[in-house]
A computed fold for a 529-nucleotide part of an RNA from a Pseudomonadota bacterium, annotated as large-subunit ribosomal RNA, domain I. The coordinates come from a structure-prediction model, not an experiment, and the mean pLDDT is 83. The full RNA is in RNAcentral, with records from ENA. It matches the Rfam family "Bacterial large subunit ribosomal RNA".
Context: one part of a larger RNA
RNA sequence: GGCAUACGGUGGAUGCCUUGGCGUCAGGAGGCGAAGAAGGACGUGGUCAGCUGCGAAAAGCCCAGGUGAGUUGCGACGGACCUUGACCCUGGGAUUUCCGAAUGGGGCAACCCGGCCGCGAAGGCGGUCAGUCCGAUAGGACGGCGAACGAGGGGAACUGAACCAUCUAAGUACCCUCAGGAAGAGAAAUCAAAAGAGAUUCCCUGAGUAGUGGCGAGCGAAAGGGGAAGAGCCCAAACCGUUGGUAGUGAUACCAGCGGGGUUGUAGGGCGUUCCAUGUGGCAUCGGGAGCUGAAUUUGAAUCUGUUGGGAAGCAGAGCCAGAGAAGGUGACAGCCCUGUAGAAGCAAAGCGAACGAUGUCGGGACGUACCUGAGUACCGCGGGACCAGAGGAAUCCUGCGGGAAUCUGGGUGUACCAUCAUCCAAGGCUAAAUACUCCCUGACGACCGAUAGUGAACCAGUACCGUGAGGGAAAGGUGAAAAGCUCCCCGACGAGGGAGGUGAAAUAGAACCUGAAACCGUGUGCCU
Numbered sequence: 001g002g003c004a005u006a007c008g009g010u011g012g013a014u015g016c017c018u019u020g021g022c023g024u025c026a027g028g029a030g031g032c033g034a035a036g037a038a039g040g041a042c043g044u045g046g047u048c049a050g051c052u053g054c055g056a057a058a059a060g061c062c063c064a065g066g067u068g069a070g071u072u073g074c075g076a077c078g079g080a081c082c083u084u085g086a087c088c089c090u091g092g093g094a095u096u097u098c099c100g101a102a103u104g105g106g107g108c109a110a111c112c113c114g115g116c117c118g119c120g121a122a123g124g125c126g127g128u129c130a131g132u133c134c135g136a137u138a139g140g141a142c143g144g145c146g147a148a149c150g151a152g153g154g155g156a157a158c159u160g161a162a163c164c165a166u167c168u169a170a171g172u173a174c175c176c177u178c179a180g181g182a183a184g185a186g187a188a189a190u191c192a193a194a195a196g197a198g199a200u201u202c203c204c205u206g207a208g209u210a211g212u213g214g215c216g217a218g219c220g221a222a223a224g225g226g227g228a229a230g231a232g233c234c235c236a237a238a239c240c241g242u243u244g245g246u247a248g249u250g251a252u253a254c255c256a257g258c259g260g261g262g263u264u265g266u267a268g269g270g271c272g273u274u275c276c277a278u279g280u281g282g283c284a285u286c287g288g289g290a291g292c293u294g295a296a297u298u299u300g301a302a303u304c305u306g307u308u309g310g311g312a313a314g315c316a317g318a319g320c321c322a323g324a325g326a327a328g329g330u331g332a333c334a335g336c337c338c339u340g341u342a343g344a345a346g347c348a349a350a351g352c353g354a355a356c357g358a359u360g361u362c363g364g365g366a367c368g369u370a371c372c373u374g375a376g377u378a379c380c381g382c383g384g385g386a387c388c389a390g391a392g393g394a395a396u397c398c399u400g401c402g403g404g405a406a407u408c409u410g411g412g413u414g415u416a417c418c419a420u421c422a423u424c425c426a427a428g429g430c431u432a433a434a435u436a437c438u439c440c441c442u443g444a445c446g447a448c449c450g451a452u453a454g455u456g457a458a459c460c461a462g463u464a465c466c467g468u469g470a471g472g473g474a475a476a477g478g479u480g481a482a483a484a485g486c487u488c489c490c491c492g493a494c495g496a497g498g499g500a501g502g503u504g505a506a507a508u509a510g511a512a513c514c515u516g517a518a519a520c521c522g523u524g525u526g527c528c529u
Base pairs, nucleotide, nucleotide: 001528002527003526004525005524006523007522008521009520015514016478017477020449021448022446023445024444025443026442027441028440029438030437031145032144039099040098041097042055043054044053046077050074051073061093062092063091064090065089066088070081071080072079104113105112106111114129115128116127117126118125119124131142132141133140134139149180150178151177152176153175154174160167164214190197191196201228202227203226204225205224211219212218232430233429234428235374239260240259241258242257243256244255245254246253247252265408267373268372269371270369271368272367273366274365275364276363281362282361283360284359285358286357287356291352292351297345298344299343303318304317305316306315307314319336320335321325327339328338329337379403380402381401382400383399384398385397386396389415410425411424412423413422414421465472466471485513489499490498491497
């Protein structure tokens, strides 16, 4: 020095565990904010650096309800509080510094400096003072934050086409504005096809069909059928009445407004004449409040003995409950020990909400008349865009520029266009449900993970640290059933560390703490050189 072996050191794999994650489902909630939010700064404790809570009334104050023996957060000690009910839980209220939309002015956020009014002897205290919009006196609204979902205004490129330019990616990403718990759409100038349907939305199908397309790559409907849901309404105008203004001597006309009337396509309405019916009813709004839902919470069955063991829930024996044999805990594996579970009870606020009441509102026909029925609109030309449709034979929808109708004997559509036929009534508006989503709350579940996994984060993590900055971004869990966390003594530096001893079932469980692999490093022994 090598090999072997025993015992150690180092190291932290593996096994087991789980306080943390991940996903799904159901229910809830779907907003907070000038009455100052979200998020912070600084304070606040007997001792207090941090976290948590709270705000100069500062780990808290008041009221009501619940509970019932301990409490003073993590977290010891000391000192206190508590059956005259503390602590804790639920609901309501008070306080709530400074910054922050930040809003009296300024500003390098958490700071600086003011005006006016009131109070005070004073230090000072309280209130108020931004802008825009509506209203125009009073008063009110908006602003900012928030995960996704929604609507609108803008709008790429990589890429694909095996290059690339039309095309694609894609109206995607991204930016802006705005809204709601959903949004948007929506009661046919719709489809259909000789038969009919009857607002919108969503799903399945139709169908990768019809189409479109350097007819390349690709893109890609609709009707119809089956389901989910289901709901319909209001204006403008004619006409009647009326208020104000303007013009006029006046009748009256015009303009602006208000009330009635009226709302559709087998056309409807107005006006005139005429006939029938007129509330015990329907609908809307407001009131009402039976009841339902609903906080903390309460109740809630049934087991003992022996034995092994440090410990019984194991094993043995003998029982019991079950509308409860879900689960967790307890010194090993517990239906009957504890918390619970099935079941039952209970209640504040808020919410939903029947009966009932009040108010308002709600008809139809015939004949005549030809008064009304949404105009710079429809439509056309040019330029674009949207549709399955890339300008094409190109309908339909939107519109920047130009032109520019008809008025029910009217008008639109049925994929150029025309006729016939069919169907519908534009140029005003509102509308629940079925649909989309989950920052958040509650509950349940998992052939999901188990600390290099699962969130980046099981642990004081968006921390430490890096970067001028935007931004990037870790590592790090486990003593024991219980701290019983080693009194005293010895070595040592009044160390570190160790010995002896005590605790404990175990200390090779001693805090660098469960298990403790390998690499790597030793010590003893044996063999070889």